This is a predicted structure of a 350-nucleotide part of an RNA (small-subunit ribosomal RNA, central domain) from an uncultured bacterium. Rfam family: Bacterial small subunit ribosomal RNA. The prediction has a mean pLDDT of 88.

Context: one part of a larger RNA
Order: sequence, then C1' cells, then structure tokens
RNA sequence: CUGGGCGUAAAGCGCGCGUAGGCGGUUUGUUAAGUGGGAUGUGAAAGACCUGGGCUCAACCUGGGAACGGCAUUUCAUACUGGCAGGCUAGAGUAUGGUAGAGGUGGGUAGAAUUCCUGGUGUAGCGGUGAAAUGCGUAGAGAUCAGGAGGAAUACCGGUGGCGAAGGCGGCCCACUGGACCGAUACUGACGCUGAGGUGCGAAAGCGUGGGGAGCAAACAGGAUUAGAUACCCUGGUAGUCCACGCUGUAAACGCUGUCGACUAGCCGUUGGCCUUAUUAAGAAGGUUAGUGGCGCAGCUAACGCGAUAAGUCGACCGCCUGGGGAGUACGGCCGCAAGGUUAAAACUC
Repeated sequence: CUGGGCGUAAAGCGCGCGUAGGCGGUUUGUUAAGUGGGAUGUGAAAGACCUGGGCUCAACCUGGGAACGGCAUUUCAUACUGGCAGGCUAGAGUAUGGUAGAGGUGGGUAGAAUUCCUGGUGUAGCGGUGAAAUGCGUAGAGAUCAGGAGGAAUACCGGUGGCGAAGGCGGCCCACUGGACCGAUACUGACGCUGAGGUGCGAAAGCGUGGGGAGCAAACAGGAUUAGAUACCCUGGUAGUCCACGCUGUAAACGCUGUCGACUAGCCGUUGGCCUUAUUAAGAAGGUUAGUGGCGCAGCUAACGCGAUAAGUCGACCGCCUGGGGAGUACGGCCGCAAGGUUAAAACUC
C1' cells in the first nucleotide's frame, strides 16, 4: 500500500460543539483544471523480450522490431467532477400559532419518618439473633403523650411513562433558561453531512478550602460463628455521604451496537400532537406524524439473534481491531496538589 472486520469471538472514542480536511440537492450558461481522443518532441546505448544473420553448435557477436507502462508541448471533445456567474425548492434554517415533559440554574415552602433534647404518665426490662453475646436500662430505659431542635430524602401518583447529547433528572410553588414535537402559511435559498487536532460537558469514589452532620456507613473497636474468620451475622462507629467554590476525568460511562441520509411485508401495545367519523358526555373508531415497547416476512448472521428504533440494502465521514501472556505495564512526553490519568512498547514465553 492492498485486504478482511468491529452486538456476544480482537475491535465504536463516555457524550456534544466545532477547525482543517473529506463528501455534497436541482437547473442554465461559461471555463476546460481533473477526464477522454489525436498530433509532435523526448523517453541514450547496452541489457531484457520477439524475430533474422555470423563463428561447425552453444556461450558469444550482430541486423531489425516491439517495448520503455513516463514526461512535455499542441489541438479537439465537454458527459461526469471541479472553478466562475445566474436561477430553483424537495435538504437545512427562520418567522407564526399551539402542545407535552423528574431538561437545566437559583430561591422559597410542605408533610410523613428516623435521631436527639425537655417535660408528663409509667416500671423492669429493651435491643438483637439461627441461637446468643457485646450494647442500652432502677442515676428510670424501652413503651406512650405533649413540646422543641436539626439534617437528609421526597411514600402513594409511578407506568418496557416522560425529558436530556451523554453523564443523568422525581414533593409543591416562584423566577430565569435550553431543547423537542405538531399545524397551517410565508420567507431565506444548499446556508448541508461528517469531523484528525482543538474545546466543553461528564456517575460514583477521591482531593483542596470553608461550612454542615439526622440517618446510613469504608476504616476501626467489641460480641458471635469457625480448625482459623483480618469475612459473611450482631452492637457501636470516624472519614464520607449533604452545601459552596475549585480540582480529578474515570466506569459493565452498555443497546457491550459511532454520527448523518435514503430505500425495503405486516400485526399488536403505549406516550405527545393534528385531522376525520359518529357521539349528550365520559369516552370510542379510523387516518397521519414524532417518540417508546412486543412479535414477525424478506434479507442478514458462525450461531444466538437482528428484523422501518436493522445486526437488511446502499451512500458520506470519523474512530478502532490484527493470536494468548508479558501489559493497558516499563520508559519518555503531556496533564494532576496527590491519588493517578492519557499516549504507549520491547525482551522473554506459549
């Protein structure tokens, strides 16, 4: 360089935005760079190849041809690609009217429960387990009633329900704010797709500074269990979990399935729109559109399975894989306060 691949065998970056680059709807004109044809020049000779000739043959020598896959100049062609100019509206976007939603940020607020504190009633147990014990309790616990404090999370509704690019998002109210979908028209006129670098976001744990601390709970202590028990069970319990600001940048970050577009039987459920039919209403039926699920034809697949939400049939662009171990390690670089992250080998071995 070529090839074959990436749901589960090795392989889709955790997810966006976006630079360069790659690719790009429809139509007219023009140009002639790419592209195609012709001509001219050049592409040394020798060698190699084809075909003749000369040494008795051969090696060797020698004539001719083809080839030298190329480059340059010139001329012609104009379908396609490109450049330039002008149109178009099917892609993309804007305006307008609606709709649904745990989308995001900030502030406020509500009730239940746990714990603690104070007071009342009240007396000997409570708690916990397979059984116990540690633990709590006559200095009055547990139970129960009243009051108070404080933190965290929001039962029911709740749903292969909804929203978000992903991570993720759940009481209620207010403010600010992003996106999506649907309807009918009008407008812009290819403004598009992808995206190496780059840049932003990114669960949990962890780190820094300052708060907060009810419950839970690594570490730790004790009690059990056991041959032992640095565990599983029990009683306690500190970081942490919560808030603000800053860092970290990872994950079974999973649909183990990159993004965008086009095309290809059906059937059933559900969420948000719109239309139609009939209807007193609640509701119902049909159509359409955007999601989200179940089955399934063709096709695909090693099989499992996928099957209009494709893993089918194609196109565009990016990422990645190339036997197991060594190893996602060493060294070096970059990043980080650190923990570590990222990029990423080899010897050796099977």